[in-house]
Notes: Predicted 3D model of an 85-nucleotide RNA (c-di-GMP-I riboswitch aptamer) from Pelotomaculum sp. The coordinates come from a structure-prediction model, not an experiment, and the mean pLDDT is 89. It was read from a public genome assembly, where an Rfam model found it.
RNA sequence: AAACGAUAAUGGCAAACCUGUCGAAAGGCGGGGACGCAAAACCAUGGGUCUAAAGCCACAAGGGUACGACUGCCAGGUUGCCGAA
Numbered sequence: 001a002a003a004c005g006a007u008a009a010u011g012g013c014a015a016a017c018c019u020g021u022c023g024a025a026a027g028g029c030g031g032g033g034a035c036g037c038a039a040a041a042c043c044a045u046g047g048g049u050c051u052a053a054a055g056c057c058a059c060a061a062g063g064g065u066a067c068g069a070c071u072g073c074c075a076g077g078u079u080g081c082c083g084a085a
Base pairs, nucleotide, nucleotide: 004083005082012037013036017032018031019030020029021028022027035072041078042077043076045075046074047073048070049069050068056063057062
């Protein structure tokens, strides 16, 4: 230095659920809370997933659509703490 990763150390994040708020929704943000996480840090770039307000189709019921979301689904890119085997 690369790879690797623990019942190690120092710190960090925070699922479900409850709650306030924003949003048409998916979901976001704040507070509480911890299932987990060595990238559970950052980037919607590729795939995937979720939603369907507006517009479109339909007499209607409804259908389908991302320019809306999710990185704690998988890749890819960028950065990064520690050091047992």